[in-house]
Model confidence (mean pLDDT): 85 of 100. A computed fold for a 463-nucleotide part of an RNA from a Chloroflexota bacterium, annotated as small-subunit ribosomal RNA, 3' major domain. Its Rfam family is "Bacterial small subunit ribosomal RNA".
Context: one part of a larger RNA
């Protein structure tokens, strides 16, 4: 000087109390183990890996198996010979790749030799590895933690390591600001400045209306600053408490991550040094795995019902999408779909009836009118192609499961908790994920205890 402590003090955080839905038990769905395969490609393993890379493995994706097949190579460029415009289409073996074979045509400059562009051989220099090392590396990223905290100049103190400034007193969300002080200043981080949302004002308006100050849009400006009054501290900084006010004491909420730590993760997203492979570890193809299953775990989904299930009716949304796209009316079909073609490069048209909610009917506590899993038939859709291995519809089937042990997770207000809706990504596939809007809650006495963290201080046989 750190770092540690079943050492003091002080003080944060849904950290525990206090609540309220959960998971842990069931069936389904995804990731992982593990086993099992010709191969079940690779990678991520405490928090901080396991609906992670993956915003979507039938084929391609694909890196893995197995078979088939190429060797200047699927791709990039230099050189030299030889042929030939480029392309394009056909015959034959084959699963395809390929691998013969053959038809068609002749560019540009030049009288012509030649010479270009591209092409195909043949050689030679080279390509080319998702092939190792993330402990050789950029670069990004996770964490501590949005916690408050991390250094720097002078200048003082000490042989020095090194201390001061950063420690007290107070206060704050904050090393934030007051006061004090051998320190005086500054820097990277707090905070503000940046977006969104809440209030009002001006303006514009092919959105709305029958029209016009509304509503709405789009843009600029106003506001909130402890201003303003009372209290409480000796003083300050500040707290409490009110008044106006759409809003108050950082208003919500977002991007934003300080010096470092974990030889944290990633050579498989991209560069890269070093090894390595080179008729194969390169490359091209068809099948096939990545989708196996005795089983463990980890994240969700659906339920176990009556605050509910099913019927009929019947009401309000927001974000966002759309030209090889959204796709309307009107018709076919129970339905999934389908015919069909209007309008829309969208405040104009379409996706587009949101649903829970309400009204009224029914069921009456049962493995059910709960559940819907599995499982036959019959069908649609998308794609060359759904048997391995999509998704949806309809008809029959109709399993566990009656609220889950030990434990164990978020969450402090428009939260949680239930409710649907949209997007990306995609030919088709969402119970994932990124958003959105609609109903809307209970609790918090406190900080003694569990976890993590911050300051001072004490102990050390640790660096």
């Nucleotide at each position: 000087u750190g770092a540690c402590g079943g050492g003091g003090g002080c003080c944060c955080g849904c950290a525990c109390a206090a609540g309220c839905a959960g998971c842990g038990g069931a069936g389904c769905g995804u990731g992982u183990g593990g086993u099992u395969u010709a191969a079940u490609u690779c990678g991520u393993c405490g928090c901080a890996a396991c609906g992670c890379g993956a915003a979507g493995a039938a084929c391609c994706u694909u890196a893995c198996c197995a078979g088939g097949g190429c060797u200047u190579g699927a791709c990039a460029u230099g050189u030299g010979g030889c042929g030939g415009a480029a392309a394009a289409c056909g015959g034959c073996g084959g699963a395809a790749a390929c691998g013969u074979c053959g038809u068609c045509c002749u560019c540009c400059c030049g009288c012509a030799a030649g010479g270009g562009a591209c092409c195909g051989u043949c050689a030679u220099g080279c390509a080319g590895g998702u092939g190792u090392u993330g402990c050789a590396u950029g670069g990004c990223u996770g964490u501590c933690g949005u916690c408050a905290g991390c250094u720097c100049g002078u200048g003082u103190c000490g042989u020095g390591a090194g201390a001061u400034g950063u420690u007290g007193g107070g206060u704050u969300a904050a090393g934030u600001c007051c006061c004090g002080c051998a320190a005086c200043g500054a820097g990277c981080g707090c905070a503000a400045c940046c977006c969104c949302c809440g209030u009002g004002g001006c303006a514009u308006g092919u959105u709305g209306u029958a029209u016009c100050u509304c509503u709405c849009a789009u843009g600029c400006c106003a506001g909130a600053c402890u201003g303003c009054c009372g209290a409480g501290a000796g003083a300050a900084a500040c707290u409490c408490g009110g008044a106006g006010g759409a809003a108050g004491g950082u208003g919500g909420g977002g991007a934003u991550g300080a010096c470092g730590c974990c030889a944290a993760g990633u050579c498989a997203g991209c560069a890269u040094g070093g090894c390595c492979c080179u008729u194969a570890u390169g490359c091209c193809c068809u099948g096939g795995g990545c989708u196996a299953c005795a089983c463990a775990c980890a994240c969700g989904c659906u339920a176990c019902a009556a605050u509910g299930g099913c019927c009929g009716g019947u009401a309000c949304a927001a974000c966002g999408g759309g030209u090889u796209g959204c796709c309307a009316a009107a018709c076919c079909g129970c339905g999934a779909g389908g015919u069909g073609g209007a309008g829309c490069c969208a405040a104009u048209c379409c996706c587009c009836u949101a649903a829970a909610g309400c009204c009224g009917g029914u069921c009456u506590c049962a493995g059910u009118u709960c559940g819907g899993a599995u499982u036959g038939c019959a069908g649609g859709c998308u794609g060359c192609a759904a048997c391995u291995c999509g998704c949806c519809u309809g008809c029959a089937u109709g399993a566990a499961g009656c609220c889950g042990g030990a434990g164990u997770u978020g969450c402090u207000a428009g939260u949680a908790a239930c409710c649907g809706c949209a997007g990306g990504u995609c030919a088709g596939c969402a119970c994932a994920c990124u958003g959105c809007g609609g109903u809307g809650a209970a609790u918090a006495u406190g900080u003694u205890c569990c976890c993590g963290g911050g300051c001072c201080u004490u102990g050390u046989a640790c660096a």